[in-house]
């Protein structure tokens, strides 16, 4: 230094519900909450999912992303 990965410390996130409020939708911001989570940081690049349009699961054009895979960054440091 790298790989895996425990323990403890110091950190971080923040589901579901409710409330306001943008949005035809999906959802999305803010406040409360707090199920979890060692990357639940950030991409949105394949693959699953959702809307919206259409006779169509077509094309187009959007969601989220804490489903699974990749990419890059990062706390702490037994074996």
């Nucleotide at each position: 230094a790298a790989u895996u990965a425990a323990u403890a410390a110091a950190a971080c996130c923040a589901a579901a519900c409710c409330u306001a409020u943008c949005g035809u939708g999906a959802g999305g911001u803010a406040g409360a909450g707090a199920c979890a989570g060692a990357a639940a940081g950030u991409c949105g690049c394949g693959g699953a999912u959702c809307c919206u349009c259409u006779g169509a699961u077509u094309c187009a054009g959007g969601a989220a992303a804490g489903c699974c895979g990749g990419a890059c960054u990062g706390c702490c440091g037994a074996a």
The RNA shown here (c-di-GMP-I riboswitch aptamer) has 79 nucleotides and comes from a Gammaproteobacteria bacterium. It was read from a public genome assembly, where an Rfam model found it. NCBI's taxonomy places the organism under Bacteria, Pseudomonadati, Pseudomonadota, Gammaproteobacteria. The model forms 94% of the base pairs in the Rfam consensus. Rfam family: c-di-GMP-I riboswitch aptamer. Rfam links the family to the GO term cyclic-di-GMP binding. The coordinates come from a structure-prediction model, not an experiment, and the mean pLDDT is 83.